Molecule: Bacterial RNase P class A
Organism: Pseudomonadota bacterium
This record gives sequence, C1' cells and structure tokens, in this order.
RNA sequence: GGAGGAGGUCGAGCAGUCGCUCGCCGCGAGAGCGGCGGGAGGAAAGUCCGGACUCCACAGGGCAGGAUGGCCGCUAACGGCGGCCCCGAGCGAUCGGGGGAAAGUGCCACAGAGAACAGACCGCCCCGGCCCGCAAGGGCGCGGGGUAAGGAUGAAACGACGAGGGUAAGAGCUCGUCAGCCCCGCGCGUGAGCGGGGGGCUCGGCAAACCCCAUCCGGAGCAAGACCGUGUAGGAGGGAGGCCCGGCUUCGGCCGGGCGCGGACGGCCCGUCCGUUCCCUCGGGUCGGUCGCUCGAUCCCCCGGGCAACCGGGGGACCAGACGAAUGGCUGCUGCUCCCGCCGUUGGGCGGGGGGACAGGAUCCGGCUUACAGACCUCCUCCGGCG
Repeated sequence: GGAGGAGGUCGAGCAGUCGCUCGCCGCGAGAGCGGCGGGAGGAAAGUCCGGACUCCACAGGGCAGGAUGGCCGCUAACGGCGGCCCCGAGCGAUCGGGGGAAAGUGCCACAGAGAACAGACCGCCCCGGCCCGCAAGGGCGCGGGGUAAGGAUGAAACGACGAGGGUAAGAGCUCGUCAGCCCCGCGCGUGAGCGGGGGGCUCGGCAAACCCCAUCCGGAGCAAGACCGUGUAGGAGGGAGGCCCGGCUUCGGCCGGGCGCGGACGGCCCGUCCGUUCCCUCGGGUCGGUCGCUCGAUCCCCCGGGCAACCGGGGGACCAGACGAAUGGCUGCUGCUCCCGCCGUUGGGCGGGGGGACAGGAUCCGGCUUACAGACCUCCUCCGGCG
C1' cells in the first nucleotide's frame, strides 16, 4: 500500500424568530398572561420471545396442546447472553450448524435399467441360432442365462485400497490397512468430549415429515384493574295508586283489550303513533372524571471478584408522562460530502450549485429480528514493497 474479518461510537452544531406540551412560581374574578425548568430512539418499529404489575382460576396428578434441544455457567426470566466441545466452509482472522434415522410409519424431484431388504442400459463371460472362412478363427440393432469387478445417470447407486485365492467371467469370498457405527474396560476433564486398548458389524439421506425422548409452560391483558359522581332506560324489594271486560293465578298480583288521561306530528278538528303511574331503597353496567403513571432488575464514574456473560461495594444524578395524544416550521452562519469552473499544483485555495438516512413514545423492563444517507474509533488476518 492492497484485500478482508470481528466489535463499538455518533447519526449534524450554533444563533434568531414564530409555535406546541408538562411541572413549579407570580398576576388575574375567570378566560388567560408572564418567568424558570423538563420534553423521543438506536432502533421508540415488528409485537417474535421472556419477566414485573393487575384481575380471574387453582389440593395433587394425568391427557391434549405449545415451545425448546451439544456441555457448563450468567440471569428476575428467556427461544437471550458468555465460555467451551464436535461437525462443516475458508490459506487465515473468522463464519455457519447442533437430541434420536440400529422403535415404527412416510418421503427422496429431474435424470437414470434401478432410489432401499435395489438394479443388467452399455460392457464382460457362457450356451444356442445365423453369417463369413478350406481351416484356425472372426462377426451380429438375434435369443436365453450369469456377473455389481469397468462405464454411464444422479445430491445420493448398498464403504474404500492393496494382495491372495477362486471362476466361464466375477464378487468382503478371505486377509491386512483405512473409514463409519455399536458394546466393554483404562487415563484426563465438573461436563459435552479427548487420547489409547479389546470385541463385533458394514446397517443411504430427510425429524423446519409424522413420531420418540428429556425439560419448561394455568388464562387474559394498562382497552389490566381500582375509586368517585350525576342523569336516563331496564332489574330486585317496599309503600301509595283511575274505571270496565276477558284470561291466568301460588290470591300477593300478572297479561291482553277498551274508556279516560298525558305526550309527539299540527294553528285547530279528524286521524296515526307512543306512554299510562309516583315515591323510597339496593346492586351492577354505560358515560364522564381521578388514580394506576412513571424512581427503576434505572443511568454515570471508581474499586474489587470472574477468561467472559455477570456479581458485590462506594460516590454521584433525576431523565416525557400526553389521551382530538406535544417535542415542530422558517431564516442565517459553521461543519461534512458530491459535481462544475478558475488559480496553484505532492498534500491545496476561491466561487457557484446540489445532498443530508431509517423512523417516532402510549404501563414498564430484559432480549431477538428487521430498516438506516453518512462519519469515526479499536483489535485481528492474508498478500505485496522498503528498511
């Protein structure tokens, strides 16, 4: 100098001006006005996990359902995080994956003869048939059989290499070695596992297919939930209350119809529709208001323990609490970056123009995931050059 890997920080600044919201203080009868102070994010997002909190349910156990899945830790908890183990990718920094396929069922596209207790397409071998040739022998778009050693297809073809023996040709058929799996000891490690020894076997892959094993999980969610207030309709209890007819009756009354009365439509009549009570008490719901509500597994600094996640101690700070839902708009300057022109030319200067992301609280917190213009920092790897 080039090419990469991992982690982190910021994500414009200042001033003027016009506005918004919350708290405190002052003025004002009130509406409001004035002053001071606070006022979004690294993801506030998706609402995917886990908890706090609230209400409901709950003796205990099981079924069903859901989630997780190497080991040891961290934590309030987790599907999160840290360290380690194994497998795979990369020269490397580093990255990706993680129970069981030898319990059962199922699936394995295309290509291919055959895709799981497999399979003769080509090849090889034997027999038969036919042809050429005097013969030895040679040949075939022929028929039957053998062969998984060679070829071809495929992500994957029933483990691999060498030797021996065997055969018509052949084959883990046998032996040695390697690979994989299972079982039993030994050493190291808390453990996953690692190293080494003995014996047995050769059984393809997929569980983000069903399934099996182990562990965990009660449900709903701040529109949770609590308190207060008045009016209206309906309900329950009590008291008082027009008439007639019919039905029912537990004899308290209830239902239906008519008259009367009241109301709506309308200036009035007819007509239509509705109601037929009043008072007191009780309880819940709706509506409105208040609380829940923001001080908390909080943030910053220092010290100690631990490889780390994290834990302990000390000191300091207070940092939105709205609900028709506030934190914004404009102007100027500075700074960053891109383009153009001029001057100078190793790195520059001047002028003009453009750009500046993703996105915004709604009970709170710990994570994960996703989005993001641009700027900066730290550590590490590989390659090349110079000393």